[in-house]
Context: one part of a larger RNA
RNA sequence: UGACGGGGGCCCGCACAAGCGGUGGAGCAUGUGGUUUAAUUCGAAGCAACGCGCAGAACCUUACCACCUUUUGACAUGCCCGGCUAACCUCAGAGAUGAGGCGUUCCUUUCGGGGACCGGGACACAGGUGCUGCAUGGCUGUCGUCAGCUCGUGUCGUGAGAUGUUGGGUUAAGUCCCGCAACGAGCGCAACCCUCGCUGUUAGUUGCCAUCAUUUAGUUGGGCACUCUAGCAGGACUGCCGGUGCUAAGCCGGAGGAAGGUGGGGAUGACGUCAAGUCCUCAUGGCCCUUACGGGGUGGGCUACACACGUGCUACAAUGGCGACUACAGAGGGCCAAUCCCUAAAAGUCGUCUCAGUUCGGAUUGUUCUCUGCAACUCGAGAACAUGAAGUUGGAAUCGCUAGUAAUCGCGGAUCAGCAUGCCGCGGUGAAUACGUUCCCGGGCCUUGUACA
Numbered sequence: 001u002g003a004c005g006g007g008g009g010c011c012c013g014c015a016c017a018a019g020c021g022g023u024g025g026a027g028c029a030u031g032u033g034g035u036u037u038a039a040u041u042c043g044a045a046g047c048a049a050c051g052c053g054c055a056g057a058a059c060c061u062u063a064c065c066a067c068c069u070u071u072u073g074a075c076a077u078g079c080c081c082g083g084c085u086a087a088c089c090u091c092a093g094a095g096a097u098g099a100g101g102c103g104u105u106c107c108u109u110u111c112g113g114g115g116a117c118c119g120g121g122a123c124a125c126a127g128g129u130g131c132u133g134c135a136u137g138g139c140u141g142u143c144g145u146c147a148g149c150u151c152g153u154g155u156c157g158u159g160a161g162a163u164g165u166u167g168g169g170u171u172a173a174g175u176c177c178c179g180c181a182a183c184g185a186g187c188g189c190a191a192c193c194c195u196c197g198c199u200g201u202u203a204g205u206u207g208c209c210a211u212c213a214u215u216u217a218g219u220u221g222g223g224c225a226c227u228c229u230a231g232c233a234g235g236a237c238u239g240c241c242g243g244u245g246c247u248a249a250g251c252c253g254g255a256g257g258a259a260g261g262u263g264g265g266g267a268u269g270a271c272g273u274c275a276a277g278u279c280c281u282c283a284u285g286g287c288c289c290u291u292a293c294g295g296g297g298u299g300g301g302c303u304a305c306a307c308a309c310g311u312g313c314u315a316c317a318a319u320g321g322c323g324a325c326u327a328c329a330g331a332g333g334g335c336c337a338a339u340c341c342c343u344a345a346a347a348g349u350c351g352u353c354u355c356a357g358u359u360c361g362g363a364u365u366g367u368u369c370u371c372u373g374c375a376a377c378u379c380g381a382g383a384a385c386a387u388g389a390a391g392u393u394g395g396a397a398u399c400g401c402u403a404g405u406a407a408u409c410g411c412g413g414a415u416c417a418g419c420a421u422g423c424c425g426c427g428g429u430g431a432a433u434a435c436g437u438u439c440c441c442g443g444g445c446c447u448u449g450u451a452c453a
Base pairs, nucleotide, nucleotide: 001453002452003450004449005448007447008446009445010444011443012442013441015437016436019401020400021399022398023397026314027313028312029311030310031309032308033307034305035304042053043052064300065299066298067297068296069295070294073125077124078123079121080120081119082118083117088101089100090099091098092097106115107114108113127289128288130287131286132285136283137282138278139277140276141274143272148187149186150185151184152183153182154163155162156161167178168177169176193266194265195264196263198234199233200232201231202230203229204228207224208223209222212221213220237260240254241253242252243251244250316394320353321352322351323350324349325348332342333341334340360391365386366385367384368383369382370381371380407429408428409427410426411425412424413423
């Protein structure tokens, strides 16, 4: 100087408390461990691995296994020889591939040839999702959007170092003020960026309809007021008033205002820590393989199943189930389109069921089909009829959330031939509680002890 303490002081955070809803019990989905297997490819491992890489394993993907097969190679550059392709057809085969047939020209030319392409040959080489993330780059997680981390000059100290950065206030903040052997500065904080909320203005089609006609219908004429769209401006700064404070920074209350003290949300992640993660995105040193640890193919596996854990979905019902009628979004996608299409559910009204393993719940199983796709046996999704399991609110324990949030309801998108309870977004309905900081967890500053570095 740090680190640590079941030392002290001060202060934060859904950290506790106060509340609301869950997980842990059931069935299923999904990931993992274990076990099994010819193979069940590999990685991720407390928080910060486990609906993670995977924004989608029937083939492909695919890296794994069995078998078949290939050796300048599926791909690149260089050399030599031959050819003119490509495509198509037949046979053998699971296919890769092999054999045969048919076919005869793409560009350029100084007509020698050259280039593209195909076949053959020899060698340099290719190739490797093989190893090492403890050799690395790049990227990422985490402490943590925590308020910290440093430097120059000066001063102090033999020195390591200290000071500044400590102190008194204050703040979300090393934010600002005051003081001070310090005076300044940098990376962070904040602001500048995007978005939502208010107003004005410009513009009025594909948008809108107050007034006038018209129509089944903003449909048509007409209009651009209103809504909306999308450019440009304004607007919030403790600016104003009162109190308090040191005449400070600020804090408390009020006015005006669409919005008030960072207005809500996002993007933005300092010096560093964990030899954190990734050699299987990519790049790359070293090592290893080179008739194989490379390449091609068919089939199988990654989908196994006594069991254990994580994350979810659906329930156990009457604040509900079922039937009928009926209303209101946003954001996206469709190659273009404010024009066309995809477009709600909970809510509301009426009826029924009357507390039961039921008109709850839907697992499982049988039969018949539909769709995608060369192909649904291993191993897809959906529909109809039948079947109707566990489950009556879940032990110890444990998680999320402070407002348009939790809870609840549906909608869209990426991936994608097909496959969503996952992920990423979108809107609808819409709460309860916070006395407080003693305690648990994590963190910041000062101080103290130390046989630790």